[in-house]
RNA sequence: GGCCUCAUCGUCUAGUGGUCUAGGACGUCAGCUUCUCAAGCUGGAGACACGGGUUCGAGUCCCGUUGAGGCCA
Numbered sequence: 001g002g003c004c005u006c007a008u009c010g011u012c013u014a015g016u017g018g019u020c021u022a023g024g025a026c027g028u029c030a031g032c033u034u035c036u037c038a039a040g041c042u043g044g045a046g047a048c049a050c051g052g053g054u055u056c057g058a059g060u061c062c063c064g065u066u067g068a069g070g071c072c073a
Stems, first nucleotide, its partner, number of pairs: 001072007010026004018056001028044005049065005
């Protein structure tokens, strides 16, 4: 330098154009329970890397940028 793959709550992940105001696990916060802690139960907060495009509608499709990984030279 060329090509390919990936990027979603703090972490891991689901999502294959419309029932998504984006779900789950762990974590976290509050409450209940307990003499206390842990465990358990209930509830809450919390995310689509960035910029464009296509579409009536984009986390999803296309282009570019950034970052990560791989193959080739």

A computed fold for a 73-nucleotide RNA from a Minisyncoccota bacterium, annotated as transfer RNA. The RNAcentral record of the sequence draws on ENA. Lineage of the source: Bacteria > Bacillati > Minisyncoccota. Its Rfam family is "tRNA". Rfam links the family to the GO term triplet codon-amino acid adaptor activity.